Molecule: SAM riboswitch aptamer (S box leader)
Organism: Anaerolineae bacterium
RNA sequence: CUCUUAUCCAGAGCAGCAGAGGGAUCGGCCCGAUGAAGCUGCAGCAACCCCCCAGAGGGAACGGUGCUAACUCCGACAGCGGAUGCUGGACGAUAAGAG
Numbered sequence: 001c002u003c004u005u006a007u008c009c010a011g012a013g014c015a016g017c018a019g020a021g022g023g024a025u026c027g028g029c030c031c032g033a034u035g036a037a038g039c040u041g042c043a044g045c046a047a048c049c050c051c052c053c054a055g056a057g058g059g060a061a062c063g064g065u066g067c068u069a070a071c072u073c074c075g076a077c078a079g080c081g082g083a084u085g086c087u088g089g090a091c092g093a094u095a096a097g098a099g
Base pairs, nucleotide, nucleotide: 001099002098003097004096005095006094007093008092013042014041015040016039017038021031022030023029025076026075027074028073043068044067045066048064049063051059052058053057077088078087079086080085
């Protein structure tokens, strides 16, 4: 990087360094000098893998990941509807496995 499967309306932030961007893309709408990205430390959330009891299911949180503004921030394509909208999909993200 590609493929397969599963999940995505819950949850969880302080400090130091740094100094203007960030929220994948595009459009929107937001966040940001009362400090963005990034890095570091500590803390936390969750429970995919791992572990335990095991039939469903439940437990635990040491370890491998992930995550800690807004539903994946909203929309994008299709269908339905008079409409707010609803449903499905695509894209994206994460995990586990395979190549």